[in-house]
RNA sequence: GCAGGCCUUCAGGGCAGGGUGAGCCGGUAGCGCAAGCGCCGGCAAUUCCCGAUCGGCGGUACAGCCCGCGAGCCUGGCUGCGUGAGCAGCCGGGCAGAUCCGGUGAGACUCCGGGGCCGACGGUAUAGUCCGGAUGGAAGAAGGUCAGG
Numbered sequence: 001g002c003a004g005g006c007c008u009u010c011a012g013g014g015c016a017g018g019g020u021g022a023g024c025c026g027g028u029a030g031c032g033c034a035a036g037c038g039c040c041g042g043c044a045a046u047u048c049c050c051g052a053u054c055g056g057c058g059g060u061a062c063a064g065c066c067c068g069c070g071a072g073c074c075u076g077g078c079u080g081c082g083u084g085a086g087c088a089g090c091c092g093g094g095c096a097g098a099u100c101c102g103g104u105g106a107g108a109c110u111c112c113g114g115g116g117c118c119g120a121c122g123g124u125a126u127a128g129u130c131c132g133g134a135u136g137g138a139a140g141a142a143g144g145u146c147a148g149g
Stems, first nucleotide, its partner, number of pairs: 004146007015051001017050003023043006030037002052129002054119002056069004064117002072095010099115005121132003
C1' cells in the first nucleotide's frame, strides 16, 4: 500500500392439563308403510372455548412489537435448457403482524417491574405450536485459502 476472489461449515422454537361436540360407527324391545326419528353405547377439534407455551438475522444500552433484512405471496426483465407444457439462474418492483406505562441510568418503546398485543401458504372440524413444501431455501455467523510484495 492492496481489502477483493474462491472454498468449507453452521444457521427456528413452541399446546401441559381440561371443556364442548360438527360429524362417524355399532345396537335397538319405542314411533313409522318406508326412508328415517327417538333411545343407549363408543370414537371424535394439539385448530373452537378455558388455560398453556414459542420468539430467526443485522443495527442500537441487551428488542417477537423501533429501523432494516430473510423466509412466504404477486409481478416485470435478461440468459440458458426443452418439441412443448415448462424448468433453472440472475437483476428489479410491489404486498406482508404486533407496545404502552412506571423505575434506574449519560444513554434503554431494547434492562428491571407491570399491563397489552402479533404471528405466511396448503391440508384437516376453523392451526404461531400438528402434518406438508422443507434431508429445501435464507438474512447472517464462524473459519480456511489465494498470499504475499
Annotation: This is a predicted structure of a 149-nucleotide RNA (FMN riboswitch aptamer (RFN element)) from Candidatus Nitrosymbiomonas sp. Model confidence (mean pLDDT): 83 of 100. Rfam family: FMN riboswitch aptamer (RFN element). Rfam describes the family as follows. The RFN element is a highly conserved domain that is found frequently in the 5'-untranslated regions of prokaryotic mRNAs that encode for flavin mononucleotide (FMN) biosynthesis and transport proteins. Its family is annotated with FMN binding in the Gene Ontology. Of the family's consensus pairs, 100% are formed in the model.